The RNA shown here (SAM riboswitch aptamer (S box leader)) has 111 nucleotides and comes from a soil metagenome.
The RNAcentral record of the sequence draws on MGnify.
Parts: sequence; structure tokens; C1' cells
RNA sequence: CAUCCAGAGGGGUGGAGGGAAAUGGCCCUACGAAACCCCGGCAACCAUCCAGACGACCACCGGUCGCGAGGAAAGGUGCCAAGUCCAUCAGGCCCACGGGUCUGAAAGAUG
Repeated sequence: CAUCCAGAGGGGUGGAGGGAAAUGGCCCUACGAAACCCCGGCAACCAUCCAGACGACCACCGGUCGCGAGGAAAGGUGCCAAGUCCAUCAGGCCCACGGGUCUGAAAGAUG
């Protein structure tokens, strides 16, 4: 700096926790949590490839470079319950005063 309402699970080991932290909710979990391993998958950030618009240059029917909506994806990461599970802070609107909703911030995750 960009993205975060989309998407994608089986097996083995393991044996009680887990959903980042705090608080409050709400969930998942002995029909087996975390963690590790294997296989599979998702996605398209990086790399690569394809196609194409545009620009520049060299030049002559073409080439090189840049850019790059779109497509592929065997490489590098990441991810595969629930919106980043939800709220928390600020503001707008609505309200039956319990709250609801929208936007932004903060924190976090990934690149």
C1' cells in the first nucleotide's frame, strides 16, 4: 500500500479444548477440539503462460519494451464452520428506549 459479505474437506496420529487478545454474546467440539502428517480442493497476491485494447521505440509487411480489463494456473505464499462469527470506539438515520441500521475508525489476517 491492496484486499478481507465470494470460494474451498476427507483420512491418519492425537485426546480436550477451539473460534487472535480483553469483556460480553453466540457458536463449534467425545458423532472427537487444538496441534502435526498425508491427500484433495479454493482463490488468483507474487511468479509464469495465453489472448487483446492502448502507448513508446526500432523500423518497414514485422519486432522490442511498457501497460495490461480478460483467461489459464503445473511454481511461491495463503486459505478450506459461521462476514475478520458478532459487538466494543466515533458519527448519521430510525426507534416501541430494549435496540436496529449505515458509514468510518481501531485491532487483526493475508499478500

The model forms 97% of the base pairs in the Rfam consensus.